[in-house]
RNA sequence: GCAAGCGGGCGGGCAAUCGCGGCGAGCGGGCAACCGUAAGUCGAGGAAAGUCCGGACUCCAUAGGGAAGCGUGCUGGCUAACGGCCAGGGGUUCGGCCUCAAAGGCCGGGUCACGGAAAGUGCCACAGAAAAUAUACCGCCGGUGGGCCUUCGGGAACAUCGGUUAGGGUGAAAAGGUGCGGUAAGAGCGCACCGCCCCGCCGGCGACGGCCGGGGGCAGGGUAAACCCCACGUGGAGCAAGACCAAAUAGGGGAGGGAGGGCUGUCCCGGCCCGUUAUCAACUCCCGGGUAGGUCGCUAGAGGAGCGCUGUAUGGGCAUUCGCAGACUAAUGAGUGCCGACCGCGGCGGCGCACGCCGCCGCGGCGCACAGAAUCCGGCUUAUAGCCCGGUUGCCGAU
Repeated sequence: GCAAGCGGGCGGGCAAUCGCGGCGAGCGGGCAACCGUAAGUCGAGGAAAGUCCGGACUCCAUAGGGAAGCGUGCUGGCUAACGGCCAGGGGUUCGGCCUCAAAGGCCGGGUCACGGAAAGUGCCACAGAAAAUAUACCGCCGGUGGGCCUUCGGGAACAUCGGUUAGGGUGAAAAGGUGCGGUAAGAGCGCACCGCCCCGCCGGCGACGGCCGGGGGCAGGGUAAACCCCACGUGGAGCAAGACCAAAUAGGGGAGGGAGGGCUGUCCCGGCCCGUUAUCAACUCCCGGGUAGGUCGCUAGAGGAGCGCUGUAUGGGCAUUCGCAGACUAAUGAGUGCCGACCGCGGCGGCGCACGCCGCCGCGGCGCACAGAAUCCGGCUUAUAGCCCGGUUGCCGAU
């Protein structure tokens, strides 16, 4: 100098025109309710997304307790809350240093579904003798047997009974490891060192650590993202929650009312049916429920900016200040100028060379990545051109 990946931040700027959605001073009209016009002002995001967690809010349910079901699961803290975040512990893995290497230690990064396998039950493919009451395939060792050989001491096979797990072999995993002793051969059988378990002590709020002391030959393979056990938490549905106003038509209730009403039919006559003192027609008035429609919920909130505050941090505190979308066949659009990025092509120059990169100029392209509110907020996850800052690793060059 360049590249990669990691963490954090930003994610076009300014100006003006028209349009659209809120709010709307003023002006005009009207007795008023209100109507018209309209200056001005506000008008998407870091993820508005997925709807995966948690809460606010609303309605329903709910004496109290228990069980079931579901969720969470190292420790401490933060928070309204969380499966989130911060800090720490432990396991595992990678890199660097002590160091030339091993053991060990220190530093840094990644990662973990990180309570319990010493309550119980189950499972552990294939291979293998055996996958958990250990076992005996090869091997090793001893006894016995009948033959065989013999240098007469014994020996090698075979059969059978036993010992053995050190060695071989299988497996993801084989019943602590290494060494010495020991033995017929072996074995924690004995011992040393390492590891392990239990108790105590010390440090820490704790997870845990120290290895200081004592005890124990070692028991207890793995699996809980198998059942299960333990601890803690947990009622349900969701702004289409929910509240209010409320038309026409039909139907319900009440009061009045009082003899007509209905069907057939274009209408009249006619015909048929029901009713006539009532609990029962027409007609009039009133009441209540629901629907269409409208209004509220609706955005001032765990809010933003700020602070010579506090805390390792997540966070906490506080004087001051700001007003910042609220639509519902659902506004946030269109066109333009200047500037800034980015991409392509060309030219010139620079970095002493190289790797390659950078700068300037000209022309062209793109209005510029991912994407767009719908009750609100805190998280997580996913998408994202390009730019800025920090540290890490690698490569190239110079010294």